[in-house]
RNA sequence: GCGCCCAUAGCUCAACGGAUAGAGUGGAAGCCUGCGAAGCUUUAGAUCCAGGUUCGACUCCUGGUGGGCGCA
Numbered sequence: 001g002c003g004c005c006c007a008u009a010g011c012u013c014a015a016c017g018g019a020u021a022g023a024g025u026g027g028a029a030g031c032c033u034g035c036g037a038a039g040c041u042u043u044a045g046a047u048c049c050a051g052g053u054u055c056g057a058c059u060c061c062u063g064g065u066g067g068g069c070g071c072a
Stems, first nucleotide, its partner, number of pairs: 001071007010025004018055001027043005048064005
């Protein structure tokens, strides 16, 4: 330098182009308990960036950024 893949809650991962973007774990508050742990309830928290296509984009297209792999 070229090609391919990946980027979504603190972490690990979901989401036929159409629901209020969900789950586990972790965080906070409450219930429970003599106090904790466990358990139960509630709650906060995310689409890498900029454009484009579309009635509608996490999803498709283009460029960029970061990471991984291969070739040179």
The RNA shown here (transfer RNA) has 72 nucleotides and comes from an Elusimicrobiota bacterium.
RNAcentral records the identical sequence in 2 taxa.
The organism belongs to Elusimicrobiota, within Bacteria.
The sequence is in RNAcentral, with records from ENA.
Model confidence (mean pLDDT): 81 of 100.
Its Rfam family is "tRNA". By type it is a transfer RNA.